Lysine riboswitch aptamer from Clostridium saccharobutylicum DSM 13864, 175 nucleotides, folded computationally.
RNAcentral records the identical sequence in 2 taxa.
The model forms 100% of the base pairs in the Rfam consensus.
Model confidence (mean pLDDT): 77 of 100.
Lineage of the source: Bacteria > Clostridia > Clostridiaceae > Clostridium > Clostridium saccharobutylicum.
[in-house]
RNA sequence: AACUAAGAUAGAGGUGCGGAAUUUAAGAGUAGUAUUACGGAUUUAAGCAUAACGAAGUAAUAUGAAAGGAACUUUCGCCGAAGUAAAUAGUUGAUUGCUUUAAUACUAUUUACUGGUUUUAUGUAAAAUAUGCAUAAAACUGUCACAAAAUAAUUUGUGGAGAGCUAUUUUCAAU
Numbered sequence: 001a002a003c004u005a006a007g008a009u010a011g012a013g014g015u016g017c018g019g020a021a022u023u024u025a026a027g028a029g030u031a032g033u034a035u036u037a038c039g040g041a042u043u044u045a046a047g048c049a050u051a052a053c054g055a056a057g058u059a060a061u062a063u064g065a066a067a068g069g070a071a072c073u074u075u076c077g078c079c080g081a082a083g084u085a086a087a088u089a090g091u092u093g094a095u096u097g098c099u100u101u102a103a104u105a106c107u108a109u110u111u112a113c114u115g116g117u118u119u120u121a122u123g124u125a126a127a128a129u130a131u132g133c134a135u136a137a138a139a140c141u142g143u144c145a146c147a148a149a150a151u152a153a154u155u156u157g158u159g160g161a162g163a164g165c166u167a168u169u170u171u172c173a174a175u
Stems, first nucleotide, its partner, number of pairs: 005171007014079001016078006023071002032063007045100005082114010115141011143160007
């Protein structure tokens, strides 16, 4: 001096990712509640309560929500941003009401997969033709490697993956 392996700091991709709050639309004239009439013993996963002074259910009238999800705006944190699946631990928790528990949902950790966006198809959640998530295909895009062209700094083709890429910087051994 160069190279190899590793660490630290700061960045890039763009309809970029996620959180929170207000407002708005939809949910919905739905669920529920009350009255009247019919009805005639049950509602629930299970138990208790209520109940012939009338259960479930049906019809009419009156009254009448909410959650989850979505859009705009504002704001916060960021570039494995984040998402999905499984396992473990904790919380939540079914109906007219209460208790237990299942599903569901939420949080944390570990492992695995996905660079990002869009469109289409299928499946799933949801009231939904909104939207989310998963799989597959196609297109676009960023990045690196290889090859070719060009003589300007880019173009084309093939391929890889974020434990990547770019910039700066620190350091050990061998050569």